[in-house]
Context: one part of a larger RNA
Molecule: small-subunit ribosomal RNA, central domain
Organism: metagenome
RNA sequence: UUGGGCGUAAAGGGCGCGUAGGCGGUGCGGUAAGUCUCCUGUGAAAUCUCCAGGCUUAACUUGGAGCCUGCAGGGGAAACUGCCGUGCUUGAGUGUGGGAGAGGUGAGUGGAAUUCCCGGUGUAGCGGUGAAAUGCGUAGAUAUCGGGAGGAACACCAGUGGCGAAGGCGGCUCACUGGACCACAACUGACGCUGAGGCGCGAAAGCUAGGGGAGCAAACAGGAUUAGAUACCCUGGUAGUCCUAGCCUUAAACGAUGGAUGCUUGGUGUAGCAGGUACCCAAUCCUGCCGUGCCGGAGCUAACGCUAUAAGCAUCCCGCCUGGGGAGUACGGUCGCAAGGCUGAAACUC
Numbered sequence: 001u002u003g004g005g006c007g008u009a010a011a012g013g014g015c016g017c018g019u020a021g022g023c024g025g026u027g028c029g030g031u032a033a034g035u036c037u038c039c040u041g042u043g044a045a046a047u048c049u050c051c052a053g054g055c056u057u058a059a060c061u062u063g064g065a066g067c068c069u070g071c072a073g074g075g076g077a078a079a080c081u082g083c084c085g086u087g088c089u090u091g092a093g094u095g096u097g098g099g100a101g102a103g104g105u106g107a108g109u110g111g112a113a114u115u116c117c118c119g120g121u122g123u124a125g126c127g128g129u130g131a132a133a134u135g136c137g138u139a140g141a142u143a144u145c146g147g148g149a150g151g152a153a154c155a156c157c158a159g160u161g162g163c164g165a166a167g168g169c170g171g172c173u174c175a176c177u178g179g180a181c182c183a184c185a186a187c188u189g190a191c192g193c194u195g196a197g198g199c200g201c202g203a204a205a206g207c208u209a210g211g212g213g214a215g216c217a218a219a220c221a222g223g224a225u226u227a228g229a230u231a232c233c234c235u236g237g238u239a240g241u242c243c244u245a246g247c248c249u250u251a252a253a254c255g256a257u258g259g260a261u262g263c264u265u266g267g268u269g270u271a272g273c274a275g276g277u278a279c280c281c282a283a284u285c286c287u288g289c290c291g292u293g294c295c296g297g298a299g300c301u302a303a304c305g306c307u308a309u310a311a312g313c314a315u316c317c318c319g320c321c322u323g324g325g326g327a328g329u330a331c332g333g334u335c336g337c338a339a340g341g342c343u344g345a346a347a348c349u350c
Base pairs, nucleotide, nucleotide: 004321005320006319007304008303012318014201015200016199017198021194022193023192025088026087027086028085029084030083031082033081034080035077036076037075038074039073040072041071042070048066049065050064051063052062053061054060091191092188093187094186095184096183097182098181103177104176105175106174107173108172109171110154115149116148117147118146119145120144121143125136126135162169163168206247207246208245209244210243211242215241216240220236221235222234223233258317259316260315261314262313263312266295267294268293269292270291272289273288274287275286276285299306300305323350324349325348332343333342334341335340
């Protein structure tokens, strides 16, 4: 390579946009590149297979046939693929009308709480723990009341609720802005799917510069514990956590499950929209679509389990795996300010 695989055994790229490429709905007409068929030429000999012959046999050898699966030219077929032309509307998109949402960015603003400062009341403790001590407090703490400052986060609502491609998003208001969903079926008429490279986004930590700093808190210091205790517990505490601009690009970036399309018994919650039923009235009952959960039949699976949100049945495209260690290391390349990232071996060994 062929093959077989990728939820948990090795294996789905962190996520999107999209280039090349691959693949692609339905009718009619044309064409004949692919495809199929026939003919001609060529496809050296030996070798190989079969048949017949020659050495007493065989090996060997002679002859004939096959084979040489190919290439070129010509004739024909037109279902399928391609190409050209012309249509269609179910795929895709647009339009019109709706309602839902922590989707994003910026600005403003609110209350609770912690801490600190000022003042009042008040007096000997407070704090902390398994128990303590370090620590704070007669220079008046803790507690309590009033006032002020500042930063960060938004209790209840809150929900296997919602939104987003993923990372992720939660007080309130405004401005700007992305996407999805439902109904109608007016418009375009295959405009589609996937996507090597590429480009962009990407938690936390970390880095650069400038701000900010309440609480929390790596490092660090002290007190305990202990045989020791560079820990777990306690008292402190600096980076950091926050903002602006720019980097970094990783993760158990997880559903450990790539994307798209179609098909395949059911039951039961829940979010959004629409329609229907009920004398009137629908959050409530019924139906449809689109999400999101649980259970489960067939089927699948090594089992566990999955089961219309498939790990079932199929098609298309991409990524990835191929025994363990060595090793996500070395070397080289490339990106980065650095930390390091990406790419990624071998010897040797079991």